[in-house]
RNA sequence: GGGCUCGUAGUUAAGUGGUAAAACGAUGCAUUCGCAUUGCAUAGGCGAGGGUUCGAUUCCCUCCGAGUCCA
Repeated sequence: GGGCUCGUAGUUAAGUGGUAAAACGAUGCAUUCGCAUUGCAUAGGCGAGGGUUCGAUUCCCUCCGAGUCCA
């Protein structure tokens, strides 16, 4: 320098045009003499910009970052 894959919550991670799920974690409440466990609830997210579309996490382009292969 070039090819390919990927970027979603604090962590792991599903979803691939129409309201973004889940687990662990965090916070609060209940339970306990207290802690733990358990139950319920709450908060928290689509790498950045642009384009297509009635509508974009999803499709297209550029950039940024990570991994891998080639040189």